This is a predicted structure of a 73-nucleotide RNA (transfer RNA) from a Microcaldota archaeon. NCBI's taxonomy places the organism under Archaea, Nanobdellati, Microcaldota. Rfam family: tRNA. The family's RNA type in Rfam is transfer RNA. Its family is annotated with triplet codon-amino acid adaptor activity in the Gene Ontology. Model confidence (mean pLDDT): 81 of 100.
[in-house]
RNA sequence: GGGCCCAUAGUCGAGCGGUCAAGACGUCGCUCUUACACAGCGAAGAUGGGGGGUUCGACUCCUCCUGGGCCCA
Numbered sequence: 001g002g003g004c005c006c007a008u009a010g011u012c013g014a015g016c017g018g019u020c021a022a023g024a025c026g027u028c029g030c031u032c033u034u035a036c037a038c039a040g041c042g043a044a045g046a047u048g049g050g051g052g053g054u055u056c057g058a059c060u061c062c063u064c065c066u067g068g069g070c071c072c073a
Stems, first nucleotide, its partner, number of pairs: 001072007010025003018056001027043005049065005
């Protein structure tokens, strides 16, 4: 220098362009227990790395930037 991939709650990790953005772990509360743990029930927590664009409508498509990873030279 060229090419490809990734960026979603504290962590991991799903999600056909259209409804409330799943789930697990973790956190908090309740039940259970003498108590702790386990277990059960419930709750909070992400407007989606940033800027543009396409569209009636974007996490989901296009583009630029930023950060990370891989390959080639």